[in-house]
Context: one part of a larger RNA
RNA sequence: GCCUACGAGUUACUCCUCUCUAGCAAGGUUAAAUCCGGUUACGGACGAAGCCGAAGCGAAAGCAAGUCUUAAUAGGGCGUAUAGUUAGAGGGGGUAGACGCGAAACUUUGUGAUCUACCCAUGACCAGGAUGAAGUGCCGGUAAAACGGCAUGAAGGUCCGAACCAGUUUGCGUUGAAAAGCAUUUGGAUGAGUUGUGGGUAGGGGUGAAAGGCUAAUCAAACUGAGAGAUAGCUCGUACUCCCCGAAAUGUUUUUAGGAACAGCCUUGAGUUUAGUUUUAUAGAGGUAGAGCUACUGAUAGGGUGAGGGGGCUUCACAGCCUACCAAGCCUUGACAAACUCCGAAUGCUAUAAAAUAUACUCAGGAGUGAGGCUUUGGGUGCUAAGAUCCAGGGCCGAAAGGGAAAUAACCCAGACCAUCAGUUAAGGUCCCCAAAUAUAUGCUAAGUUGGUUUAACGAAGUCCGACUGCUUUGACAGCUAGGAUGUUGGCUUGGAAGCAGCCAUUCAUUUAAAGAGUGCGUAACAGCUCACUAGUCGAGCGGUUGGGCGUGGAUAAUUAGCGGGCAUUAAGCAUAUUACCGAAACUGUGGACUUCCGCGUAAUGCGGAAAGUGGUAGGGGAGCAUUCCAGUUGCCCUGAAGGUGUGUUGUAAAACAUGCUGGAGCGGCUGGAAAAGCAAAUGUAGGC
Numbered sequence: 001g002c003c004u005a006c007g008a009g010u011u012a013c014u015c016c017u018c019u020c021u022a023g024c025a026a027g028g029u030u031a032a033a034u035c036c037g038g039u040u041a042c043g044g045a046c047g048a049a050g051c052c053g054a055a056g057c058g059a060a061a062g063c064a065a066g067u068c069u070u071a072a073u074a075g076g077g078c079g080u081a082u083a084g085u086u087a088g089a090g091g092g093g094g095u096a097g098a099c100g101c102g103a104a105a106c107u108u109u110g111u112g113a114u115c116u117a118c119c120c121a122u123g124a125c126c127a128g129g130a131u132g133a134a135g136u137g138c139c140g141g142u143a144a145a146a147c148g149g150c151a152u153g154a155a156g157g158u159c160c161g162a163a164c165c166a167g168u169u170u171g172c173g174u175u176g177a178a179a180a181g182c183a184u185u186u187g188g189a190u191g192a193g194u195u196g197u198g199g200g201u202a203g204g205g206g207u208g209a210a211a212g213g214c215u216a217a218u219c220a221a222a223c224u225g226a227g228a229g230a231u232a233g234c235u236c237g238u239a240c241u242c243c244c245c246g247a248a249a250u251g252u253u254u255u256u257a258g259g260a261a262c263a264g265c266c267u268u269g270a271g272u273u274u275a276g277u278u279u280u281a282u283a284g285a286g287g288u289a290g291a292g293c294u295a296c297u298g299a300u301a302g303g304g305u306g307a308g309g310g311g312g313c314u315u316c317a318c319a320g321c322c323u324a325c326c327a328a329g330c331c332u333u334g335a336c337a338a339a340c341u342c343c344g345a346a347u348g349c350u351a352u353a354a355a356a357u358a359u360a361c362u363c364a365g366g367a368g369u370g371a372g373g374c375u376u377u378g379g380g381u382g383c384u385a386a387g388a389u390c391c392a393g394g395g396c397c398g399a400a401a402g403g404g405a406a407a408u409a410a411c412c413c414a415g416a417c418c419a420u421c422a423g424u425u426a427a428g429g430u431c432c433c434c435a436a437a438u439a440u441a442u443g444c445u446a447a448g449u450u451g452g453u454u455u456a457a458c459g460a461a462g463u464c465c466g467a468c469u470g471c472u473u474u475g476a477c478a479g480c481u482a483g484g485a486u487g488u489u490g491g492c493u494u495g496g497a498a499g500c501a502g503c504c505a506u507u508c509a510u511u512u513a514a515a516g517a518g519u520g521c522g523u524a525a526c527a528g529c530u531c532a533c534u535a536g537u538c539g540a541g542c543g544g545u546u547g548g549g550c551g552u553g554g555a556u557a558a559u560u561a562g563c564g565g566g567c568a569u570u571a572a573g574c575a576u577a578u579u580a581c582c583g584a585a586a587c588u589g590u591g592g593a594c595u596u597c598c599g600c601g602u603a604a605u606g607c608g609g610a611a612a613g614u615g616g617u618a619g620g621g622g623a624g625c626a627u628u629c630c631a632g633u634u635g636c637c638c639u640g641a642a643g644g645u646g647u648g649u650u651g652u653a654a655a656a657c658a659u660g661c662u663g664g665a666g667c668g669g670c671u672g673g674a675a676a677a678g679c680a681a682a683u684g685u686a687g688g689c
Stems, first nucleotide, its partner, number of pairs: 001689006011096003015093010027052003034045004056063002066078004099237002102234001106227003110223002117201009126191001128160003131156001135152006164188003170183003203219001205215003240624006250263005264369002266366007276357009290343001291341002297337002301333005308326002310323004372397010402413003417592004422588003428582003431566003437579001439578006450568002458553002462550010479537005485510003490504003516531001520529002593614004597609004625678001627675010643662008
């Protein structure tokens, strides 16, 4: 892991409540006991003890269709208009273990020191080698000592190193050879040493050279039995089918926040009856969006005017003058506000009316939910960050399958009763993968831009289209040929300054087709080259500013690697327009099932409908299938029961029936009743493989 068996809402109660069925009814009902019948479940009599109801109110005395409060005859509270009761079944609650399994723990009775910690008693063990303390002897030495030397001597939590004890390093081992080992290496090895045997200390206790260590592979409180089915607002699991409806993740409160109570939303039954919803019209309240501010409050940029202040001058003082300083108020131009408003929508809300539609509300039974999420719109917090967080309006997921977006809860389209080898469309698509246009018309793009996953400031004679404007056959623009002169080296400055370091300006004048007291390069200064300007040649467009379309650089990440891929360039890219086609469980056709409603009818099943509906988690309601047993009734079986294993048929399903083989002795149908009544899950339990 699989298979088989087992495995979870049960049972009790003079308990509470609701529904249905039946009996009786202002009443209903017996309990124990007793008697009779029958002997698995019981049935029939008898038995008013008791219980519930028929009257309530008040704390009570008490009064009573009333009563209590109160000074009250006021007001108010609870009552009074009658339906109950007994039994059975079912839903829910209560008390019990109360759907099942599951703690860590707590209390208490005992058992453990054969492991290990420490202690007590009594024994045992430690190869070999090294070092050489004290003391003593002799010698030297001293006045005597001290002291020195040589011997002797044998000390030591002394040294090296086996046994022994330990467990430092590394490797192996890690479903091991082993629930702590093996190899290597290492520490101690006469000591606070090691060890045998016997004994002692016991669970909030022991023991501890102290690590919360050890106390029998168990220790921040051992193990065993019992209380005990402790408790578990927690986790997991909770078993056959079909049909109808179908949520919530919100509010308030909570030693409350992953739990509850009440409300909201769902369902079932009964009732009320048009209340509900939508649209249109009319009438309203309101201060949001917007807008505005010379309409307030506050904030605010420029200008004008300028009280007041600062600074300077002057003065004995008063006064006076000046000011590129600050500045109230006023005027003017501009402009801001969630806690500003002279104003002011749309939507929403309220009311009335009409139309359409089919809800709405009340009471009673049963719930679940009270972690929500994404997206869009209006906002708060945040960084106008977040797959962030908190509100409000809508949608969807949750509880929704199908088509599209390559894949993809939420985006787009669209809500799946069943069947169908029929049709039409939606979103989205139509070169191939891949169903349908290599469609039509006109442009753009050259970047593989793009073809559904990033981008900006800023940059650029990329290219297309427009607007305005200048020059141009009296010849533009570009190129080529030629000229580009003279007074003059203008004056000043300066070592020099001659068009060209710098300064000045009546930057003049002359000759000219034209030529600056000079546009740049150049020289020490000149020279030289060139430009403006002019002529010729050529022969038709050439410049400037600005707006838009598509492209370009900016552009850096780990796979060719985010076009879905192949691939695509007058596209299979982008833009505009048009037609056709494809495309879903949408819509339609055909056939069928079920539910509700309507009509007809019945004791009831029913019949008809060109009426509506049938996605669904939690959850509510309805109808069935199967298993075991019981009662009644009716059947089958050795000419083969149950069971097993195949096949076929029937039913919407749970399932049922028939039959072949096997098997070898019991087993069904129908009507009722009763349950140890259905398994895929619980790291479920047991067995097998």

This is a predicted structure of a 689-nucleotide part of an RNA (large-subunit ribosomal RNA, domain II) from a Bacteroidales bacterium. Its mean pLDDT, the model's own confidence on a scale to 100, is 83. Rfam family: Bacterial large subunit ribosomal RNA. The source organism's lineage runs through Bacteria, Pseudomonadati, Bacteroidota, Bacteroidia and Bacteroidales.